[in-house]
Predicted 3D model of a 683-nucleotide part of an RNA (large-subunit ribosomal RNA, domain II) from a bacterium. It matches the Rfam family "Bacterial large subunit ribosomal RNA". Its mean pLDDT, the model's own confidence on a scale to 100, is 87.
Context: one part of a larger RNA
RNA sequence: GCCAGGGAGUUGUCCUCAGGGGCAAGGUUAAGCCGACUCAGGCGAAGCCGUAGGGAAACCGAGUCCGAAUAGGGCGCUUUAGUCCCUGGGGGCAGACGCGAAGCGGAACGAUCUAUCCAUGGCCAGGGUGAAGGACGGGUAACACCGUCUGGAGGCCCGAACCGGUCGGUGCUUCAACACCGUCGGAUGAGCUGUGGAUAGGGGUGAAAAGCCAAUCGCGUUCCGUGAUAGCUCGUUCUCCCCGAAAUGCAUCGAAGUGCAGCGUCCGGCGUUCCUUCCCGGAGGUAGAGAUACUGAUUGGGCUAGGGCCCCGAAAGGGGUACCGAACCCAACCAAACUCCGAAUGCCGGGAUAGGUAGCCGGGCAGUGAGUCCAUGGGGGAUCAGCUCCAUGGACGAGAGGGAAACAACCCAGACCGCCAGCUAAGGUCCCUAAGUGCACGCUAAGUGGAGAAGGAGGUAGAGCUCCUAAGACAGCGAGGAGGUUGGCUUAGAGGCAGCCAUCCUUUAAAGAGUGCGUAACAGCUCACUCGUCGAGGGGCUCUGCGCCGAAAAUUUAGCGGGGCUUAAGCGUGCCACCGAAGCUGCGGGCUCUGCUUUUAGCAGAGCGGUAGGGGAGCGUACCCAGCGGGAUGAAGUCCUACCGUAAGGAGGGAUGGACUGCUGGGUAGUGAGAAUCCUGGC
Numbered sequence: 001g002c003c004a005g006g007g008a009g010u011u012g013u014c015c016u017c018a019g020g021g022g023c024a025a026g027g028u029u030a031a032g033c034c035g036a037c038u039c040a041g042g043c044g045a046a047g048c049c050g051u052a053g054g055g056a057a058a059c060c061g062a063g064u065c066c067g068a069a070u071a072g073g074g075c076g077c078u079u080u081a082g083u084c085c086c087u088g089g090g091g092g093c094a095g096a097c098g099c100g101a102a103g104c105g106g107a108a109c110g111a112u113c114u115a116u117c118c119a120u121g122g123c124c125a126g127g128g129u130g131a132a133g134g135a136c137g138g139g140u141a142a143c144a145c146c147g148u149c150u151g152g153a154g155g156c157c158c159g160a161a162c163c164g165g166u167c168g169g170u171g172c173u174u175c176a177a178c179a180c181c182g183u184c185g186g187a188u189g190a191g192c193u194g195u196g197g198a199u200a201g202g203g204g205u206g207a208a209a210a211g212c213c214a215a216u217c218g219c220g221u222u223c224c225g226u227g228a229u230a231g232c233u234c235g236u237u238c239u240c241c242c243c244g245a246a247a248u249g250c251a252u253c254g255a256a257g258u259g260c261a262g263c264g265u266c267c268g269g270c271g272u273u274c275c276u277u278c279c280c281g282g283a284g285g286u287a288g289a290g291a292u293a294c295u296g297a298u299u300g301g302g303c304u305a306g307g308g309c310c311c312c313g314a315a316a317g318g319g320g321u322a323c324c325g326a327a328c329c330c331a332a333c334c335a336a337a338c339u340c341c342g343a344a345u346g347c348c349g350g351g352a353u354a355g356g357u358a359g360c361c362g363g364g365c366a367g368u369g370a371g372u373c374c375a376u377g378g379g380g381g382a383u384c385a386g387c388u389c390c391a392u393g394g395a396c397g398a399g400a401g402g403g404a405a406a407c408a409a410c411c412c413a414g415a416c417c418g419c420c421a422g423c424u425a426a427g428g429u430c431c432c433u434a435a436g437u438g439c440a441c442g443c444u445a446a447g448u449g450g451a452g453a454a455g456g457a458g459g460u461a462g463a464g465c466u467c468c469u470a471a472g473a474c475a476g477c478g479a480g481g482a483g484g485u486u487g488g489c490u491u492a493g494a495g496g497c498a499g500c501c502a503u504c505c506u507u508u509a510a511a512g513a514g515u516g517c518g519u520a521a522c523a524g525c526u527c528a529c530u531c532g533u534c535g536a537g538g539g540g541c542u543c544u545g546c547g548c549c550g551a552a553a554a555u556u557u558a559g560c561g562g563g564g565c566u567u568a569a570g571c572g573u574g575c576c577a578c579c580g581a582a583g584c585u586g587c588g589g590g591c592u593c594u595g596c597u598u599u600u601a602g603c604a605g606a607g608c609g610g611u612a613g614g615g616g617a618g619c620g621u622a623c624c625c626a627g628c629g630g631g632a633u634g635a636a637g638u639c640c641u642a643c644c645g646u647a648a649g650g651a652g653g654g655a656u657g658g659a660c661u662g663c664u665g666g667g668u669a670g671u672g673a674g675a676a677u678c679c680u681g682g683c
Stems, first nucleotide, its partner, number of pairs: 001683006011094013026049003032043003053060002063075004097235002100232001104225006115199009124189001126158003129154001133150006162186003167182004201217001203213003238618006248261005262368002264365007273358001274356003277352006288341001289339002295335002299331004306324002308321005371396010401412003416589004421585003427579003430563003436576001438575006449565001455549002459546010476533005482506003487501003512527001516525002590608008619672001621669010637656005643650002
């Protein structure tokens, strides 16, 4: 991993509701007793519920309580249905659907591992160093002190056994639940070790790491309390039919839970009260807009009180001001917490018609209370987020089908079943690939299409305005482009051309006190301007369509799904045709609800996606009771099988098997397996 078997809402009691039944102003027994004592039944009102309430109570009573009250008010009566049993839905208490903790407590068992201690034994190759003391000699007044020899101390040195476990590697389904290889520390000591013994769980022991106390330690192990508790995770077993949510509000020692409400379902009651559309009447301060209509904000100008600075003056005061500047005026401008104004929608009330099938009240049972994306209006954030928080709508959730290559949420569209029939939606129609290599007129040359901004550009197509032009434009070419003068200043120099000032006059067809290049400064080239040549359009601005640049990423083209596409198979406008879904239609069938009927079977209408969940109807298993059957001429079980039923399922036949078993009606449940890292076994 697979297979087989096992495997999860039970039982008791109390309460509540529904269905069925008995009796009814009543209903009912419990213990117990009697009975051919494994039984049917009978007896047994003690008690319980109901028939009256009010009051804390005494108590009173269709009333009573508060009260001084024959005020008032509260709860009641007048308006009566209960009770017992069975079955089912739900709740409380119990382990209460099953499995699952880490833990807490009690009593026992452990020091053969390990920690420390006690008693008694054992062990430490070899080498080195050479303390005290001693002897002799020297030395001293005597000591001290010095030398040589002797001596053999030490938690001394090197290094085996032994004890350890530093660093690296190997191993890591291992040789091994801590090892192996190399290396390394101690190795006469606080040393190592044998045997026997002591200390025990909030306790021991600890040169202290919360270490160790039998591969277990921030409180050992075993059993018990024990089915601890688990607002958490996982799992929870046959079928079909009808309806069908929520992920919100408020509260919560509340936030993964729960209570109430909201939304679902079922039953009973009411009977058009509900929704859509239209009309009428309302409340309102949003969008927008506004600025002598307020509160604030705000740019420039004018005007002006006040202030600053300067001047005159001894002061008072006066004057000036290219400074600041309230208020006021003009123009401009902003606001969620501004409003003189002010919609559309939405909301409330009334009415009408048609369509739809809702709506309200009471009760049983729920689930939900982690939502997500998209569009729109907003808050937060950075006018970020597949971000976050609200609001309105949609989709997914719980929704299949078609499109978007693939793709919960986008576009189209809501799947009862069948059909080798038809029409369409979104989206498509060259090939992959169903359907146009469709028609008409344009655009694009960038493979733009088939990502992208600010910004940039004689890309190209179209529109408008304007200027020049046969008195010859525009471009090219030929020629001229001069004189006063090197203008003045500045400067080393400044001669059109560093800079400053001025920018005149003359000769002319025309020519700037000079457009750019250039020189140290000149020179030189060139332009403006003019003539000639040529002979028909040329220049500028604005708007629009499509394109161009801007444009860099990592395995391989890779930013059309691919091939491939250029008067298109791209883009724009218009038109016709076709394809295309579980949509719509046709034909056949099933089920649900409602209505009608000639009412047991028809007709008509509406419907039948679905998670949590509510409701309904069934299938099957085991055993029991009753009735009826089958079986050695072969039961159950097992295997095969083309039959029947909408499903769970049910027959018939054959084989195997070798002794039990089925159907109908009813009853009772240890009643249905694929999942729980489920349990046991097999392979």